[in-house]
RNA sequence: AGAGUUUGAUCCUGGCUCAGAAUGAACGCUGGCGGCGUGCUUAACACAUGCAAGUCGCACGAGAACGCUUCAGCUUGCUGAAGUUAGUAAAGUGGCGCACGGGUGAGUAACGCGUGGGUAAUCUACCCCCGAAUUGGGGAUAACAUUGCGAAAGCGAUGCUAAUACCGAAUGAUAUCUUAAGUACCCCGGUAUUUAAGAUCAAAGGUGGCCUCUACAUGUAAGCUAUUGUUUGGGGAUGAGCCCGCGUACCAUUAGCUUGUUGGUAGGGUAACGGCCUACCAAGGCUGCGAUGGUUAGCUGGUCUGAGAGGAUGAUCAGCCACACUGGAACUGACACACGGUCCAGACUCCUACGGGAGGCUGCAGUCGAGAAUCAUCCGCAAUGGGCGAAAGCCUGACGGUGCGAUGCCGCGUGGGGGAUGAAGGCCCUCGGGUCGUAAACCCCUGUCAGAAGGGACGAAGAAGUGACGGUACCUUCAGAGGAAGCCACGGCUAACUACGUGCCAGCAGCCGCGGUAAUACGUAGGUGGCGAGCGUUAUUCGGAUUCACUGGGCGUAAAGGGUCCGCAGGGGGUUUGCCAAGUCUGAUGUGAAAUCCCGAGGCUCAACUUCGGAACUGCAUUGGAUACUGGCGGACUUGAGUGCACGAGGGGUGAGCGGAAUUCCGGGUGUAGCGGUGGAAUGCGUAGAUAUCCGGAGGAACACCGAUGGCGAAGGCGGCUCACUGGCGUGUCACUGACCCUCAUGGACGAAAGCGUGGGGAGCAAACAGGAUUAGAUACCCUGGUAGUCCACGCUGUAAACGUUGUGCACUAGAUGUGGGGCGUACCUUUGGUCCGUUCCGUGUCCAAGCUAACGCGUUAAGUGCACCGCCUGGGGACUACGGCCGCAAGGCUAAAACUCAAAGGAAUUGACGGGGGCCCGCACAAGCGGUGGAGCAUGUGGCUCAAUUCGAGGCAACGCGAAGAACCUUACCUGGGUUUGACAUGUAUCGGACAGCCUGUGAAAGCAGGUCUUCCUUCUGGGACUGAUACACAGGUGCUGCAUGGCUGUCGUCAGCUCGUGCCGUGAGGUGUUCGGUUAAGUCCGGCAACGAGCGCAACCCGUGUGAUUAGUUGCUACCAGGUGAAGCUGGGCACUCUAGUCAGACUGCCCGUGUCAAGCGGGAGGAAGGCGCGGAUGACGUCAAGUCCGUAUGGCCCUUAUGUCCAGGGCUGCACACGUGCUACAAUGGCUGGUACAAUGGGCAGCAAUACCGUGAGGUGGAGCCAAUCCCCAAAACCAGCCCCAGUUCGGAUUGGAGUCUGCAAUUCGACUCCAUGAAGUCGGAAUCGCUAGUAAAGGGGUAUCAGCAACGGCCCCUUGAAUACGUUCCCGGGCCUUGUACACACCGCCCGUCACAUCAUGGAAGCUGGCUGCACCCGAAGUCCCUGCAUUUCGUGGGGCCGAAGGUGUGUCCAGUAACUGGGAUGAAGUCGUAACAAGGUA
Repeated sequence: AGAGUUUGAUCCUGGCUCAGAAUGAACGCUGGCGGCGUGCUUAACACAUGCAAGUCGCACGAGAACGCUUCAGCUUGCUGAAGUUAGUAAAGUGGCGCACGGGUGAGUAACGCGUGGGUAAUCUACCCCCGAAUUGGGGAUAACAUUGCGAAAGCGAUGCUAAUACCGAAUGAUAUCUUAAGUACCCCGGUAUUUAAGAUCAAAGGUGGCCUCUACAUGUAAGCUAUUGUUUGGGGAUGAGCCCGCGUACCAUUAGCUUGUUGGUAGGGUAACGGCCUACCAAGGCUGCGAUGGUUAGCUGGUCUGAGAGGAUGAUCAGCCACACUGGAACUGACACACGGUCCAGACUCCUACGGGAGGCUGCAGUCGAGAAUCAUCCGCAAUGGGCGAAAGCCUGACGGUGCGAUGCCGCGUGGGGGAUGAAGGCCCUCGGGUCGUAAACCCCUGUCAGAAGGGACGAAGAAGUGACGGUACCUUCAGAGGAAGCCACGGCUAACUACGUGCCAGCAGCCGCGGUAAUACGUAGGUGGCGAGCGUUAUUCGGAUUCACUGGGCGUAAAGGGUCCGCAGGGGGUUUGCCAAGUCUGAUGUGAAAUCCCGAGGCUCAACUUCGGAACUGCAUUGGAUACUGGCGGACUUGAGUGCACGAGGGGUGAGCGGAAUUCCGGGUGUAGCGGUGGAAUGCGUAGAUAUCCGGAGGAACACCGAUGGCGAAGGCGGCUCACUGGCGUGUCACUGACCCUCAUGGACGAAAGCGUGGGGAGCAAACAGGAUUAGAUACCCUGGUAGUCCACGCUGUAAACGUUGUGCACUAGAUGUGGGGCGUACCUUUGGUCCGUUCCGUGUCCAAGCUAACGCGUUAAGUGCACCGCCUGGGGACUACGGCCGCAAGGCUAAAACUCAAAGGAAUUGACGGGGGCCCGCACAAGCGGUGGAGCAUGUGGCUCAAUUCGAGGCAACGCGAAGAACCUUACCUGGGUUUGACAUGUAUCGGACAGCCUGUGAAAGCAGGUCUUCCUUCUGGGACUGAUACACAGGUGCUGCAUGGCUGUCGUCAGCUCGUGCCGUGAGGUGUUCGGUUAAGUCCGGCAACGAGCGCAACCCGUGUGAUUAGUUGCUACCAGGUGAAGCUGGGCACUCUAGUCAGACUGCCCGUGUCAAGCGGGAGGAAGGCGCGGAUGACGUCAAGUCCGUAUGGCCCUUAUGUCCAGGGCUGCACACGUGCUACAAUGGCUGGUACAAUGGGCAGCAAUACCGUGAGGUGGAGCCAAUCCCCAAAACCAGCCCCAGUUCGGAUUGGAGUCUGCAAUUCGACUCCAUGAAGUCGGAAUCGCUAGUAAAGGGGUAUCAGCAACGGCCCCUUGAAUACGUUCCCGGGCCUUGUACACACCGCCCGUCACAUCAUGGAAGCUGGCUGCACCCGAAGUCCCUGCAUUUCGUGGGGCCGAAGGUGUGUCCAGUAACUGGGAUGAAGUCGUAACAAGGUA
């Protein structure tokens, strides 16, 4: 100090979350020792038991017993007496203390606390200092004795007695009071003090010593002396009371409160001032600087956190306050309204003989209970301190100690050194190894802690004595590595990774998020990281959070400027001068308790801890000084502000009057069948005469053109013309006033539209409503009507995207260019004035600089730079809501939460994608054509169905004559059945045996099984090598799963023209530029321009075929020429000219001409040429998309099977058939069919082959075999053409289907082959919606070849040749694509996103008849104790009765507020797959 999280990515805004520190903590796992701290935060709930406040005999009277000793009596172990115990114990009178110490935080928002003052308004026992005094009397009473009542607690009666107990009297002051006269001070109230007179008030003795004087005469008493008490007065110290300034939580959804209230007078009361109390008088007092009310809370020093400012907190320690079962009250006393006192009331508990009594742990321990949770019914007064006492001493749960708890802080240990075969074992592994790991073992050491033994403190002061802790700390010795390590984490944040298990399950999670079969995120293990006697979790606080911003934030679009103005309080305020000194600055003094924090030293071995010293305590108060600034008071000024004067513009406002155009309606005329309306229609109007047209009239509303980016107004808003009244503004002048100003909470006024009230008015328009359409629906959009309303007057409402989404005022900071209104100057026209140019002021626009901004943008009209004041914001939703209050006639408005829920919501910009956005362009995309499909039959593929099985895959285009270039067996993966288990196949090891194979026999469907026969090579004769069988083991095998784990290959967009990079530049950044633009092209093809310059993959070209020619080479090809020859024929000899074959070249490049175009690229036309602008065809497929296809071609990770999911065999199935779809073939006929005749190809193939001539068969084919391993031989055309028949029909079309007979292949054609012949002769007469192909040697038509293959399902695939068209105006539309631009709430990218009702579940919440509880107000009733007052009786004293005021609890009634609960009800939130629609985002299909 930051980090994660909104997005495809970016910047910003903004919330949520994390890392840190801390705790009186708790929980989980674990746990060796010690030191120092600390320990009921909850029930101020209830408490058994013990202890926590006594002491004094030097105030007083009285005074035991047990025991012991002695004596006496005698029943020799009992009784009695004396002494001692002992002036002791216990009790009593009296004194002092018990108001301290200790506990707790309920109450209290207060002079309670803190801080600083005041007391001239006061008190203070014990203590200290000073002065004076302490004389002389009296009567009682407890104890005790006797006795009564009572269960007890306790209460009486009679009698005796003492005091430092109690009561008079005396004396008495500088005490107090009154009167009179002064002095000093002073805060003017008094205070201090002097003099004189008067009045009032006191006491107590105890103890020790001494007899010099007096009296008894030993020695005592008086006395003296000492000491300690007592009384009175003054002073001090300490403590306490009261008063004041300032500070001290939240809520305004608490705005008014108050009757002893505020003040006065008089009196009472108190230690003391005071409405503290009472009577009377007055009517005040407090409050927006927050009264009153409500909620919460003890306050502080401090503590935690933080860089600080702050924020949170108030345990332990310390100061103050309050309380003591709850409420009330007084007494005593120096001090209390009293924790371990009293009285009363109440609740609770206990005792009881039922009559009555007792009690108060918020003291120390302890118990119950509550709770997540907090200890011993310990030791001691040795120390420190307190009470009493003269003292010894006693008391002291204060305190000193120990114990328990890892509750915290601090310290120590659990060993140290060496030790590689890198052991065993675990885990991982690419099987090589790696890692735990010098870790262990092993060797050599040490001895902290714990253990044992011995010694043994300080704390004790003051010479001795005195220690709970404690035989503790500490020291020495001994033995022995021995007794002592865990917890959490390991996806990112955040240090640390692998394996297995699991399979959106189980689970994890602080946030983001993991888990759906390869999980570094779950669980376990190994390893690693962190901390360590602890570690994690939870809770809470501060921090990070500058996320309430004083330090230190914002408000155009992210949350946020009030709709506008006026304006009181408040805040701020021009120039100059004088005074004051409140703020401000500075010095001094006092205070700011101690402890804490910080610094420096010291003591425990160190540290924690602790002692001492210092600093600090940022504050408050008093006082001295300064006067720049602010402020106050006074004087002056003119620039801010205002007034006057002159001129000016204007839809500024209000009222009245007037005007024309148009719509509608009414009357009349003309006139006839339609009008109107729409995308198209209909409803509607019209023959009762509409619409149209002319004339006249009525009425209401709005004011075309001018008109504008223009004017005015504070805003809302304002528009025909005239008049009246009226507000504001601008310019010029510089006369006047002299800071009069700015802003503005509360408040007031104004405030569009709609709406409301009363009364008018009502032409047009038009919510609601009605009808017609549209539609799946259409409560809408469109149409026809139509009422409120719109208009006027008066009143209310008070809101708008009331927006420039930009508060008001002032000042400053470059310009350019329009426009509205003034002033000034100049020139011209020719002067009332107009125009041009310049300048200046005010208003209103546009563009840009600096600057600002997240960006967009703003930019003298600021969103720049500053000042002043106001308003507002603090994540999204819930919520412009609920409740409460105020306003309103109502509608509603203003103010305005919470629970709950999410991790986002949002702004700007970027790249894509998309749009029923735009522009440009292309493609058999449409159009123009030709031929098909869809209808029929058949073939083939698919779905579905069926089945033991109908193996599997492919699924819009881009699956469906596809994998399959050949399913009868095989193939074959499927089914049934029969076998087999190291296996059908590969490699290897060990042992045993043997050749194996072949042949034969049996069995069997076969596979196989069983049997027989036959039988190797080398050799050192042991064995070895192939081969093979058996057994055992490694392993084989799998067309089993996962194409969503993969490689490779392929399809597709698409042969579309695109996709990128380097450097530079621009931008905070994503990114842009380049690649956009103007042309052009088939093309990101090329040219030009340009902050770009270049480059790569694509395009094109290079490659192949074809079209022309040349050349080379001529056999198996060819045959012009020469010769021979045949029935005929390149048949033969020559020959290579031609064709052809197949090598090498040439040719085409917009090269030439004309036009056009930017002197470009190119385009149009032409020439030449076999071919012309890519000649034609092929091969060639950029970056990428579709988790596209394929694990069944092969390869391959993982998983699965292993006498089976492997493998062998037979048979069956893949061919199954109500049906649906795709692709084809054949047709429906005359452009045809049939019969006959006659021509012309190319590509290919051929030895398990092609096969000629010939013969046989109607034919498929058979017999036979010449020739050919091929430019040699063989396989080879059809349509066409020439004739004839058919004559429009289910036919001489069509050939399905079926019957019969055959041929061929093959081990085998039954399931299930092809072909032939004879017979049979189905549907079908050109095909609905819809849909496909094709732009030239193409479509269409015709046949031919070939791969696979024994044969064949081929009508399929791939090729070949023959014949050989039509059409394209064009790019509006459909589909697909490219580029640019625009909008976007999409980014899984429109098959997107997303809204609302309803239904279901859960949650929190509002309303609600009521019900319940609590705080509290008012009124009344009752009225305890008690103080006070009045009064009676009785008095030596004590006492006692009655009455009154006030008065706690209680009761009754009636309110306010808060909380809980409730039938029912309202909305809200959330929830993988519900319903209905489609409102928003694109022009979102009605912006």
Small-subunit ribosomal RNA from a metagenome, 1487 nucleotides, folded computationally. The coordinates come from a structure-prediction model, not an experiment, and the mean pLDDT is 85. The RNAcentral record of the sequence draws on SILVA.